[in-house]
RNA sequence: GGAGUUGGCUGGGCAGUCGCUGCCGCGCAAGCGGGAGAGGAAAGUCCGGGCUCCAUAGAGCAGGAUGCCGGCUAACGGCCGGACGCCGCAAGGCGAGGAACAGGGCCACAGAGACGAGCAAACCCGGAGGAGCGCAAGCUCGGAAGGGUGGACGUGAAACGCGGUAACCUCCAUCCGGAGCAACACCAAAUAGGCAGGCGAUGAAGCUGCUCGCUGAGUCUGCGGGUAGGUGGCUUGAGCCCGCCAGCAAUGGUGGGCCUAGAAGAAUGACUGUCCUUGACAGAACCCGGCUUACAGGCCGACUCCCCCA
Numbered sequence: 001g002g003a004g005u006u007g008g009c010u011g012g013g014c015a016g017u018c019g020c021u022g023c024c025g026c027g028c029a030a031g032c033g034g035g036a037g038a039g040g041a042a043a044g045u046c047c048g049g050g051c052u053c054c055a056u057a058g059a060g061c062a063g064g065a066u067g068c069c070g071g072c073u074a075a076c077g078g079c080c081g082g083a084c085g086c087c088g089c090a091a092g093g094c095g096a097g098g099a100a101c102a103g104g105g106c107c108a109c110a111g112a113g114a115c116g117a118g119c120a121a122a123c124c125c126g127g128a129g130g131a132g133c134g135c136a137a138g139c140u141c142g143g144a145a146g147g148g149u150g151g152a153c154g155u156g157a158a159a160c161g162c163g164g165u166a167a168c169c170u171c172c173a174u175c176c177g178g179a180g181c182a183a184c185a186c187c188a189a190a191u192a193g194g195c196a197g198g199c200g201a202u203g204a205a206g207c208u209g210c211u212c213g214c215u216g217a218g219u220c221u222g223c224g225g226g227u228a229g230g231u232g233g234c235u236u237g238a239g240c241c242c243g244c245c246a247g248c249a250a251u252g253g254u255g256g257g258c259c260u261a262g263a264a265g266a267a268u269g270a271c272u273g274u275c276c277u278u279g280a281c282a283g284a285a286c287c288c289g290g291c292u293u294a295c296a297g298g299c300c301g302a303c304u305c306c307c308c309c310a
């Protein structure tokens, strides 16, 4: 210098104006001031957990998932380390990998022939013999004994055993209850039901403040459930950053520091100026750990092979 492998980071910057959603402070209020405001995948909803409600003695059946060995973790189908196989000169990449004498299915080789290698009902024997029909030639039925094809391989002769496929069913081992934040919990109208008590045809209640009069069966109080509506769940968490210790690593322990969206028709935007290398995939909706998929451009580290120079 060239060609590669692998790990990580970033994902237009700055300034101004006007808005939107939470929070804090001041103010009786109107409002003012301050500060925060999408991602590495927020996506697919594929796997695993937290949380909530329901169900649940224990065991089993059915169904599903996983499947070399060891470790990590809250858990996993994830991650880390190792063995093995394949690809690559190499760095490295890929691998759904227990059992084929429990059984079924399928495929292949040998053979003229495989639906069933155990003793082949299906190949030879074989147009046999035999039985029936027919004058006969012949036709139909039926199908025995016996024979023949199984190697490579373990394993070196004999004897013995022995094909592959489980990414076909199956068997074995391990794990798995169901539904999901529209979960669920709390507060709680109007109207109409419900329950309890008081009064009431010896007249409740209304017209109507009182008396009379009229109408004539309800009326008053309390309690409780649900609906509309509202509140919580809601973001402090298996959290993030920087060190140290243990470990090859995944990871764990420990010290210090930090608080970083939380809406509910659902905010996170629009415009202007300026600069550059002209800016990809894409947008939270209970939370977290993974996997997978999408992604213009830029930056950093480690390693491999080839060539050249000293």
Stems, first nucleotide, its partner, number of pairs: 001306010012275007020037002023034004039281001043292002046290005051180004063176005068082005084095004098171002103169002105165003109150001123147002130141004153161002184232004194223006205215003239258008276279001

Source information:
Bacterial RNase P class A from a Thiobacillaceae bacterium, 310 nucleotides, folded computationally. The coordinates come from a structure-prediction model, not an experiment, and the mean pLDDT is 76. NCBI's taxonomy places the organism under Bacteria, Pseudomonadati, Pseudomonadota, Nitrosomonadales, Thiobacillaceae.